[in-house]
Model confidence (mean pLDDT): 85 of 100. This is a predicted structure of a 1501-nucleotide RNA (small-subunit ribosomal RNA) from an uncultured prokaryote.

């Protein structure tokens, strides 16, 4: 410090997720030791048991128990508080601290800084006292009640308990005269004196009283800070203030009476929700955010609610009273209790410990002290809960062991790892030793102080003794032995770490993206690896990353986001100058900011964690005194902002009234006749009752052509004939005045298109709804004919729009150029015009700058300032609920649950469009011939079958694989057989190989049998072959073409597809390759931020067309010779042909066009002319195209079978459908007879001549030929002649009967051919559709491959030989450019809504059940205060009667629980209902994205 994830890719915006740190944690797996910390976060739920607050005999009366002592004794015992001590009681101090918890509390709290009207036990210092009396009472005794708790009556008694009196330094009160107010003793010692022998007295110490001051602690007040909600906007009557009084320790409406009517609130009152606050803790660079366990400060609480008492202090955790709930005891009459103290129990929960030891230390209470008490505390126990430290060995050790795993079978890896050898012993184990520490106490001694005192007491020092829970301590050390001690998560990317097996969208994983459908580095296991380590992972939570709430530090044209527009209140901000102030501001001093913590330094535990000491820091708050630039408040001025007066100017600015012409419609009349109207085409409609057309006249309403313009005006909405009236604003010139009067603007208020609403008018045209006609599968639409609200006017509502420049208002600054509207000045000009400058608008381009890009650019989206509004992922939703507004429609404000990992913006490349432009192609058109109808052939589908083997399926499957299924082929079926196998290699044994014959069987096969002994040899044997046996293995046309190679089809022989460098762009990408021409062509030229290059095009190759050279057999033969004739022959190379090599054609030449180019057009010459014709040749890629059945091949599957052999059958089936063909339907023809001319091929298990037989297929025969020689081999159409005469025929030949031929082991299923006979459909073919542009179509025959035989198919060959192309509008396909896009699996795309089903959360809902709370009442325990006619009453007074005072009772006020009524609010639930969300393959349509097929969208009905 970043990363992953939206896309085909890119850049933004934007959310989601991850890596880090942390925790009082929990869970899973695992677990050696120690130190230091830490441990009910949930039920402030209920609690058994034990302990947690007592102590003082030196305050008191005393003696229940224990020990000691003494006395008496009859030896049983009894007595004495005498001593140590001490139960219970009186009294004092303490139980208000310490310990726990966080329920309540949003301020009666806390934090920081201050303040004045207070109290303060014990403590410290000072001053002054401590005199003299009195009456009770508990304990105790007696009696009584009760189960108990406890209580009652009588009697006795003490005090540091209680009460008067005296005194009053002082304090308090005061009307300044005065008045009021205390006390207690106890212990030690003692010389003199006194004594009732107790003591007094003196003294010391400790107490006590009054008072002053301090310290400590506490109470009160003020300012500022302290969570969320405005869908909580008004709250308040003791309320705000005053006066008198009361009350308190003290101020104060704290309380009361009276008076006034205030007080708080948009700087958020009130109300609701949540919450103890802080130092700090976690995180973070910081600012912040989150948090408030342990430790420390404050607060609050103590079963729930209320109350007071005592006291220095409480309204009191282990006190009291009352009410309530709960639990327990009970003799049913009554009683008792409060773990949120320490342990512990139940419960709750994911979850949190021992019913431990000790007061040794620290601290606290009491005491003079010893001492006692102390679950505070110190320790121990339990828990890896956290942090820190240590260990689980060290060195050596290659045969790189074994085993595991992988493997390309060679090896690699685990791995120096292990074993082995040599060492060490931390720690655990076992044994031994063993501190330190301050302090306390006692005794003795020395010194000092108090003192009369060598008593006592206090202080210091020394000596001795004693005191340890932890503790079987830390620490040190002996012994033995590598000995007892490693796991966990991960390994697709983020993110370090990879292979095998299993599984097969299953099981499962997953933080996000996403893995899994037969080769999963993502599931599960294994091996290996990576990380951390006594822990490791997961889950939860917080901060971070997140600049994703932006103070530091974000945005708002199109991504979420500028209010529709003004005016204006509060608020915020504000021009120039002067002098004064000092609130802000900046600096200084002082105080505070507790300690701990964080940070730094030093020190102590072996180190560290931890601990100790010191320092620094603690952004704050406050005090004091200085400064005055800036801001503020106040003073005095100014004119540059703003405004006013005055003269002009332009304008659809607004409002009222009037008026004009054109047009539509209607009405009346005239002319006139059959249609009009409307559409893609029609129909509805109108019209012979006279329409439409045309002319004249009239009526009425609405809107204002041309001018008219990115022209004008207005804040926006908006405003358009002309004229009058009223009226707002702008602008401009010169000048005078005011003197900051300004800008913005939360709330508020006004204006605000269209639609809509109310009332009343008006209504020509147009026109929701509605009706009809069309269209359509449907058509509640688009189109047509009609047509009502409405549109218009007046008044009143509504308050919204894609109210848009998707751009808030104001101010200043920042290159230019060109238009246009209004004004002013100057120059020029006869006038009009023109030029320059300036100003207010309104437009186009463009620099800097900005921006994600698009773009903006003085009219900013630039640079700055002021103020307001708004945004924070998509959906749910601008919805629900609540509130406000509205007549209604509805508007404004405005969530959540739930759900997704995206949604969005701009630009890029493609693809697509019922977008555009240019161009091409037998693409259309123009032609010729077909298919589709018939019969047959052939292939396919379907059906059938035991099997009809398999594959190919739009073009680009279907006469395709198959260049040829009777057996074989053959893969299929039935039956019969074999199991190392039909085929390959290795091993062992036997045998040559081979061959003859017979038997069984359908055959495979089995049995028997004859002949045969070979070749090489180093004589051991070996090679080939056959048989038998064993195991490795063979074998598979079994599956996967979606695991593959290779090959092929297709777009398409279309002209395209790319690269390097450079340049442009943030980038994807662009440029080049686009543009202007041209071409068959990205062919070439020109231009050009491109310059070059590659694969394609073309050319090079083959063939054909002309010529030349060479050659001369089997070919050719002109001239010459022989020959009846025949290139037959002598000869010949001239010709043809053959087959080798050359030439030739290049837009080379001429003219024109073109841009002086490329090129095109025409011409010449030429056999051939503009790639001459044909072929081979197929760019980058597309279709997961085809093929595992040509072959090869990964994986999977079968292994006496899914392998192999054999016989027979099937692939040839047949209601039917389709494709491709053949033959026809006839006279351009059929039949018959005669006759002519090819090319290219093939031939030895072959082609097969002549001759001969057969009507023929063919037979016999066998010459010649491995071919320019021989054969196949007669070419046919053609030509000549003849016949047929338009007919189902002398057309057509299917089908069938009979007879044959050939091939072949074999023609039944199931061959071809021949002859005789038979003679079907068919008379040119519906919708639709195919081929072809020249030696082509059409037509005619010939050959070949395969092949024993079997072509109408396929591949070739030649013969005859046309027609047409105006042209590119349309159909199809393609190329280039451009445009739109919500598509990218790319239009066979994407995608919307209803309905149906399942699930989820939510709203409404008759209601129902809880919680909280307001108001009005009732009620009234305990208590306090007031009153008091009743009862009782020790201290004091008394005149002895009583009084003062007190207690109880009664009563009044206040008040808790509780009750009633009526509201508000919140939670839960509810038949039914509503919309929403989610859900691999449901229904209906097709709304949107392209002109999405009616452009889309916004508001409204």
């Nucleotide at each position: 410090a970043g990363a992953g994830u939206u896309u085909g890719a890119u850049c933004c915006u934007g959310g989601c997720u991850c890596a880090g740190a942390u925790u009082g944690a929990a869970c899973g797996c695992u677990g050696g030791c120690g130190g230091c910390a830490u441990g009910c976060c949930u039920a402030a739920c209920a609690c058994a048991u034990g302990c947690a607050a007592g102590u003082c005999g030196a305050a008191c009366g005393g003696u229940a128990a224990c020990a000691g002592g003494g006395g008496c004794u009859u030896c049983g015992g009894c007595c004495c508080g005498c001593u140590g001590a001490c139960g219970a009681g009186u009294g004092g101090c303490g139980g208000a601290c310490g310990g726990g918890u966080g329920a309540g509390u949003a301020a009666u709290g806390c934090a920081u800084a201050g303040g004045a009207a207070u109290c303060u036990g014990c403590c410290c210092a000072g001053u002054a006292g401590u005199g003299g009396g009195g009456g009770a009472u508990a304990a105790c005794g007696u009696g009584g009640a009760g189960a108990a708790a406890u209580c009652c009556a009588c009697g006795c008694u003490a005090a540091u308990a209680c009460c008067g009196c005296a005194u009053a330094u002082g304090u308090c009160c005061u009307a300044c005269g005065g008045g009021a107010c205390a006390a207690a003793g106890c212990a030690g010692g003692g010389g003199a004196c006194c004594u009732u022998c107790g003591g007094g007295c003196c003294u010391u110490g400790c107490g006590c009283u009054a008072u002053u001051g301090g310290a400590u602690g506490a109470g009160c007040c003020u300012a500022c800070g302290u969570c969320c909600g405005a869908u909580u906007a008004g709250c308040u009557u003791g309320u705000u203030g005053g006066u008198g009084g009361g009350g308190u320790a003290a101020u104060g409406g704290c309380c009361u009476a009276c008076c006034a009517a205030g007080g708080c609130g948009a700087c958020g009152a009130u109300c609701g929700g949540u919450a103890g606050c802080u130092g700090g803790u976690c995180u973070g660079a910081g600012a912040g955010g989150a948090u408030g366990a342990u430790c420390a400060g404050c607060c609050a609480c103590a079963c729930u609610g209320g109350g007071a008492c005592u006291g220095a202090g409480a309204c009191a955790c282990g006190g009291c009273c009352c009410a309530g709930a709960c639990u327990c005891c009970u003799a049913c009459g009554g009683g008792a209790g409060g773990c949120a103290g320490c342990a512990g129990u139940g419960g709750g929960g994911a979850a949190u410990a021992u019913u431990g030891g000790a007061c040794a230390a620290u601290g606290g209470g009491g005491g003079a002290a010893a001492c006692c008490c102390u679950g505070a505390u110190c320790c121990a126990g339990c828990g890896a809960u956290g942090c820190c430290g240590c260990g689980u060995g060290u060195g050596u050790g290659a045969a790189g062991a074994a085993g595991g795993c992988c493997u390309g079978c060679g090896g690699g890896u685990u791995g120096u790892a292990a074993a082995g050898c040599a060492c060490u012993u931390u720690u655990a184990g076992c044994g031994g030793g063993a501190a330190a520490a301050g302090g306390g106490u006692a005794u003795g001694g020395u010194u000092u102080g108090c003192u009369a005192a060598u008593a006592u007491c206090a202080a210091a020092c020394c000596a001795u003794a004693u005191u340890g829970a932890u503790g079987u301590u830390a620490c040190c050390u002996a012994c033995a032995g590598a000995a007892g001690a490693a796991g966990u998560a991960c390994c697709g990317g983020c993110u370090a770490a990879c292979u095998c097996c299993g599984u097969g969208c299953c099981a499962g994983c997953a933080g996000c993206c996403g893995c899994g459908g037969u080769a999963a580095u993502a599931c599960g296991g294994a091996g290996g690896g990576u990380g951390c380590a006594a822990g490791c992972g997961u889950u939860a939570a917080u901060c971070g990353g997140a600049a994703u709430u932006a103070c530091u530090g974000g945005g708002c044209g199109u991504a979420a986001a500028g209010c529709g527009c003004g005016c204006g209140u509060a608020g915020g901000u504000g021009g120039u100058u002067u002098g004064g102030u000092a609130a802000g501001u900046a600096g200084g001093c002082u105080g505070u900011g507790a300690a701990a913590g964080c940070c730094c330094c030093a020190g102590g535990c072996u180190u560290a964690a931890c601990c100790u000491g010191g320092g620094a820091a603690u952004g704050g708050c406050a005090u004091c005194g200085g400064a005055u630039a800036c801001u503020g408040g106040g003073u005095a001025a100014c004119u540059a902002g703003a405004g006013u007066g005055u003269g002009g100017u332009a304008g659809a600015g607004g409002g009222u009234g009037g008026u004009a012409g054109a047009a539509u419609u209607u009405c009346a009349g005239g002319u006139g006749u059959a249609g009009c109207g409307g559409u893609g085409a029609a129909a509805u409609g109108c019209g012979u009752a006279g329409a439409g057309a045309u002319c004249u006249g009239a009526a009425g309403g609405a809107a204002u052509a041309c001018c008219g313009g990115u022209g004008g005006c207005g804040a926006a909405g908006g405003c358009g004939g002309c004229c009058c009236c009223c009226u707002g604003g702008a602008u401009u010139g010169a000048u005078a005045c005011u003197g900051a009067c300004a800008c913005u603007g939360a709330g508020g208020u006004g204006c605000g298109a269209a639609a809509g609403c109310g009332u009343g008018g008006g209504u020509a045209g147009c026109a929701a709804a509605c009706a009809g006609g069309a269209u359509u599968a449907g058509a509640u639409a688009c189109c047509c004919u009609g047509g009502u609200a409405g549109u218009c006017c007046a008044c009143g509502c509504c308050g919204u729009a894609a109210a848009c420049g998707a751009u808030g208002u104001c101010u200043a600054c920042u290159a230019g150029c060109c238009g246009u509207u209004g004004g002013a000045a100057c120059c020029c000009u006869u006038a009009g015009a023109g030029g320059u400058u300036u100003u207010a608008g309104u437009g186009g381009c463009g620099c800097a700058g900005c921006a994600a890009a698009c773009g903006c650019a003085a009219u900013a989206a630039g640079u700055a300032g002021a103020c307001c509004g708004c945004c924070u992922g998509g959906g749910g939703a601008g919805u629900a609920c609540g509130g406000c507004c509205g007549c209604a429609a509805g508007g404004c404000u405005a969530a959540a649950a739930c759900u997704c990992a995206a949604a969005u913006g701009a630009a890029u490349u493609g693809a697509c469009g019922g977008g555009g432009g240019c161009c091409c192609g037998c693409a259309c058109a123009a032609g010729c011939g077909g298919u589709g109808g018939a019969g047959c052939a052939u292939g396919u589908g379907g059906u059938u079958u035991a099997a009809u083997u398999c594959g190919a399926c739009g073009c680009a499957a279907c006469g395709c694989g198959a260049a040829g299924a009777a057996c074989c082929u053959u893969a299929c079926c039935a039956g019969g057989u074999c199991u190392u196998g039909a085929c390959a290699u290795c091993c062992a044994g036997a045998g040559a190989a081979g061959u003859u014959a017979c038997c069984a069987g359908a055959g495979a096969u089995g049995g028997u049998u004859u002949c045969g002994u070979g070749c090489c040899u180093u004589c051991g044997g070996g090679a080939a072959c056959u048989c038998u046996g064993u195991g490795a293995c063979a074998g598979g046309u079994g599956c996967u073409g979606c695991a593959u190679g290779g090959c092929u089809g297709u777009c398409g022989u279309c002209a395209g597809c790319u690269c390097g460098u450079g340049u442009c762009g943030u980038g994807a990408g662009a440029u080049g390759u686009u543009g202007g021409g041209u071409u068959a062509a990205g062919u070439c030229c020109c231009g050009u931020a491109a310059c070059g290059a590659g694969c394609g095009c073309a050319a090079c190759c083959c063939u054909u067309g002309u010529c030349c050279u060479u050659a001369g057999u089997u070919g050719c033969u002109a001239a010459c010779g022989c020959g009846u004739a025949a290139g037959u022959u002598g000869g010949g190379g001239a010709c043809u042909a053959u087959a080798a090599g050359g030439a030739g054609a290049c837009u080379g030449c001429c003219g024109g066009u073109g841009a002086c180019a490329a090129a095109c057009c025409g011409g010449a010459g030429g056999a051939a002319g503009g790639u001459g014709g044909g072929g081979a040749c197929g760019a980058c890629g597309u279709c997961a195209a085809g093929u595992c059945a040509u072959c090869a091949u990964g994986g999977c599957c079968c292994u006496u079978a899914c392998g192999a052999c054999c016989u027979g059958g099937g692939c040839u089936a047949c209601a039917c459908a389709c494709g491709u063909g053949c033959u026809a339907c006839a006279a351009u023809g059929g039949g018959c007879a005669g006759u002519a001319c090819a090319g290219a091929g093939g031939g030895a298990a072959g082609c097969g001549a002549a001759g001969u037989c057969g009507c023929g297929a063919g037979g016999c025969a066998g010459a010649g030929c491995g071919g320019a020689c021989c054969c196949c081999a007669g070419a046919a159409a053609g030509c000549u002649g003849u016949u047929c005469g338009u007919a189902g025929u002398c057309c057509g030949g299917a089908u069938u009967g009979g007879a044959g031929u050939c091939u072949g082991c074999a023609a039944c299923u199931c061959g071809a051919c021949u002859c005789c006979a038979u003679g079907a459909a068919g008379u040119c073919g519906g919708a639709a559709u195919c081929g072809c542009u020249a030696g082509u179509a059409a037509u005619c025959g010939c050959g070949g491959a395969u092949c024993a035989g079997a072509a109408u198919g396929c591949c070739g060959c030649g013969g005859u030989g046309a027609a047409u192309a105006c042209g590119u509008u349309c159909c199809c396909g393609g190329g280039c450019c451009u445009u739109g896009u919500a598509c990218a699996c790319a239009c066979c795309g994407c995608c919307c809504g209803u309905c149906a089903c399942a699930c989820c959360a939510u709203g409404g809902g008759a209601g129902u059940g809880g919680g909280u709370u307001g108001c009005a009442a009732a009620a009234g325990a305990a208590g306090u205060g007031g009153g008091u006619a009743g009862a009782c009453u020790a201290a004091c007074c008394u005149u002895c009667g009583g009084g003062a005072g007190g207690u109880c009772g009664c009563u009044c006020a206040c008040c808790a629980c509780u009750u009633u009524g009526u509201g508000a609010u919140u939670c839960a639930u509810g038949a039914c209902u509503a919309a929403g969300g989610u859900g691999a393959a449901g229904u209906c349509g097709u709304a949107a994205c392209a002109a999405g097929g009616u452009a889309a969208c916004c508001g409204u009905a």